[in-house]
Annotation: This is a predicted structure of an 88-nucleotide RNA (TPP riboswitch aptamer (THI element)) from a chicken gut metagenome.
RNA sequence: CCACUAGGGGUGUCCGUUUUGGACUGAGACAAGGUUACUUGAUCCCUUUGAACCUGAUCUAGUUAGGACUAGCGUAGGAAAGUGGAGA
Numbered sequence: 001c002c003a004c005u006a007g008g009g010g011u012g013u014c015c016g017u018u019u020u021g022g023a024c025u026g027a028g029a030c031a032a033g034g035u036u037a038c039u040u041g042a043u044c045c046c047u048u049u050g051a052a053c054c055u056g057a058u059c060u061a062g063u064u065a066g067g068a069c070u071a072g073c074g075u076a077g078g079a080a081a082g083u084g085g086a087g088a
Stems, first nucleotide, its partner, number of pairs: 001085005006047006012024004030041004053078003059072004
C1' cells in the first nucleotide's frame, strides 16, 4: 500500500417559495417508513501509524448574500481489528 472479513461514524448549511426550488462546502451530505422519537436501506469515510466521528459548542477570530465556509480550540478529553499478500 492492497485484498477479504469484522467493527465504528456521518448524511449538513444558507437563501427563498403560488410553484416547490436554488445556492455553498465536501469523501459523503439521500431514499423509504413512522406514533415525527427514531428505524431500515443505500452511499461515503475511518479502524490505535486513530482529526473518520463525538464532547467542548447557541465557542472565539476571519470570510461571505448567508452559513456549521476558513482558521483556532487540538501535544485537550473520548473513539472501532484480525488475517493474508506485495513493495521500500
It matches the Rfam family "TPP riboswitch aptamer (THI element)". From the family's description: Vitamin B(1) in its active form thiamin pyrophosphate (TPP) is an essential coenzyme that is synthesised by coupling of pyrimidine and thiazole moieties in bacteria.